[in-house]
Context: one part of a larger RNA
């Protein structure tokens, strides 16, 4: 100097406390562990693995298994030799294909010569055959490696130059005293300065003003309708999407040591970093990842490559993790009535109509979309049944019968309708998430995708709380000090 301490002080965080909803208990679905298998491919394992790579496992995918085949090879390049009945190649044989045989027929490009102008010959070239250099490899090693990425941690920290002290490692600075989310900022003070980082600059929201008015908007004027911005028009509103303005402790009262800042106030759509996102200093964990890619070494080359058919990744005494839906009356059913935001749509989105209980089907207007669609938002709200019961709670399982994708839904799809109606009465020890438009609750969209095991991930909106005396204790994290047989 650093690390530790069941040492000591300051300080900070949904870290405890105060609430508020959950997990552990049931029953699904989803990962993993373990088992079992021919094979259940492979990585991820305490926070920092486990609805995680996987924004889509029927076939493909794919990596694994059994079978069947193929070797210069499904893909690059290069050199040798040889091939016009060459390369292609319809059909037929075997086959489950992949592949192996047979094969009518049958060429292209570029020179030179000969032509009866129809073509021929000869050389090369593409192609093909053989042969060698090779290709391939999702085979190993993330402890040989780039690049990416996760954690402490959005924590306030890491640190240099020059001076100074110190034999020296080193110290200072960055150790005081206020203040702050901050090494933020001011005082001071053997240090003065500056670097990464903190903040700002970037996006978005929240308020206003201009400028533009189309597909969007309708105050006012006209018109026309069973009725609608439906037409004439209009730019006032909304709204769209561009430039601006606006917030700085500027203004005031108190505190504060004179600052720097705190506590109110007032104007203000908005107050003291207004919300949110993005952005992660130096370095830790030989963390992750050779299976996105890329790479050094090794290893396989008639196989650890490469084709193809089937099957596995979807088993199942069990045990964990993360979810959905319950267990019910603030609730379930039936019936009417309202209000979003944000996306996608030409192999697309797909309207009325019109058959079907329904999934769906016809149907095909209109839309490369502020113009048509997807499209009905749900919770709420209004009647109205159900009256507390394993029930008009709950929906798992199972029978049948359909629909849709798609060469193909046995294994192993999704959704409909009839019919079944399992657990389960609020959950031991324990653990976890939230401070506000947050939790809860309620629905919608996208992305991946032929369809979908999607209750996931990502994303909008609608409703809409409670609680924080406080810092003794638990976690983790910053600083200062002390002790130390550690280094």
């Nucleotide at each position: 100097u650093g690390a530790c301490g069941g040492g000591u002080c300051c300080c900070c965080g949904c870290a405890c406390a105060a609430g508020c909803g959950g997990u552990g208990g049931a029953g699904c679905a989803c990962g993993u562990g373990g088992u079992u298998u021919a094979a259940u491919u492979c990585g991820a394992c305490g926070a920092u693995a486990a609805g995680c790579g996987a924004a889509g496992a029927a076939c493909c995918u794919c990596a694994c298994c059994u079978g069947g085949g193929c070797u210069u090879g499904a893909c690059a390049u290069a050199c040798u030799a040889g091939u016009g009945g060459u390369a292609a190649g319809a059909a037929c044989c075997g086959g489950a294909a992949a592949c192996g045989g047979u094969g009518a027929u049958g060429a292209c490009c570029c020179u030179a010569c000969c032509u009866u102008c129809g073509g021929g010959u000869a050389g090369g070239g593409a192609g093909c055959u053989a042969a060698u250099a090779c290709a391939g490899g999702u085979g190993a090693u993330g402890c040989a490696u780039g690049g990416c990425u996760g954690u402490c941690g959005u924590c306030a920290g890491c640190u240099c130059g020059u001076g100074u002290c110190g034999u020296g490692g080193g110290a200072u600075g960055u150790a005081g005293g206020g203040u702050u989310a901050a090494g933020u900022c001011c005082c001071g003070a053997a240090a003065c300065g500056a670097g990464c980082g903190c903040a700002a600059c970037c996006c978005u929201u929240g308020u206003c003003a201009c400028u533009a008015g189309u597909u969007g908007c309708c105050a006012g004027c006209g018109g026309a309708u069973a009725a609608u911005g439906c037409c004439g028009g209009g730019g006032a509103c909304u709204c769209u999407a561009g430039u601006g303005a606006g917030a700085c402790u500027g203004c005031u009262g108190g505190u504060g040591a004179a600052u720097a800042g705190c506590c109110g106030g007032a104007g203000g759509a908005a107050g003291g970093c207004g919300g949110g996102g993005a952005u992660g200093a130096c370095g830790u964990c030989a963390a992750g990842u050779c299976a996105u890619c890329a790479u050094g070494u090794c290893c396989c080359u008639u196989a650890u490559g490469c084709c193809c058919a089937g099957g596995g990744c979807g088993a199942c005494a069990c045990a964990c993790a993360u979810g959905c839906u319950a267990c019910a009356a603030u609730g379930g059913g039936a019936g009417g009535u309202a209000c979003a935001a944000a996306g996608g749509g030409u192999u697309g989105c797909g309207a009325a109509g019109c058959c079907g209980u329904a999934a769906g089907g016809u149907g095909g207007a209109g839309c490369c979309a502020a113009u048509c669609u997807c499209a009905a938002a749900a919770a709420a709200c209004c009647u109205u049944c159900c009256u507390c019961a394993g029930u008009u709670c709950g929906g798992g399982u199972u029978g049948u019968g359909g629909u849709c994708u798609g060469c193909a839904a046995c294994u192993c799809g999704a959704c409909c309708a009839c019919a079944u109606g399992a657990a389960g009465c609020c959950g031991g020890a324990a653990u976890c998430g939230c401070u506000a438009g947050u939790a809860a609750u309620c629905g919608u969209a996208g992305g991946u995708c032929a369809g979908c095991c999607a209750u996931a991930c990502u994303a909008c909106g609608g409703u809409g709380a409670a609680u924080a005396u406080g810092u003794a204790c638990u976690c983790g994290g910053g600083g200062a000090u002390u002790g130390u047989a550690c280094a």
A computed fold for a 487-nucleotide part of an RNA from a metagenome, annotated as small-subunit ribosomal RNA, 3' major domain. Model confidence (mean pLDDT): 84 of 100. The full RNA is in RNAcentral, with records from SILVA.